Model confidence (mean pLDDT): 80 of 100. The RNA shown here (transfer RNA) has 74 nucleotides and comes from a Candidatus Magasanikiibacteriota bacterium. It matches the Rfam family "tRNA". Its family is annotated with triplet codon-amino acid adaptor activity in the Gene Ontology. Rfam classes the family as a transfer RNA.
[in-house]
RNA sequence: GGGCAAUUAGCUCAGUUGGUUAGAGCGACUGCUUUACACGCAGUAGGUCACAGGUUCGAAUCCUGUAUUGCCCA
Numbered sequence: 001g002g003g004c005a006a007u008u009a010g011c012u013c014a015g016u017u018g019g020u021u022a023g024a025g026c027g028a029c030u031g032c033u034u035u036a037c038a039c040g041c042a043g044u045a046g047g048u049c050a051c052a053g054g055u056u057c058g059a060a061u062c063c064u065g066u067a068u069u070g071c072c073c074a
Base pairs, nucleotide, nucleotide: 001073002072003071004070005069006068007067010026011025012024013023019057028044029043030042031041032040050066051065052064053063054062
């Protein structure tokens, strides 16, 4: 220098060929339970879907560029 992939909650990830509230597990917090802790149960909070632009009635999803990370080639 060239190519490919990934980027979504604190962490690990899903998200169906663009469609009507953005989710799961773990973690955090609150409550119940316990003498207390743990376990269990119920609930709550937490998101600029990496960033910018474009297409569209509508974008996490499509297109373009940028950034970061990983892999391959030279």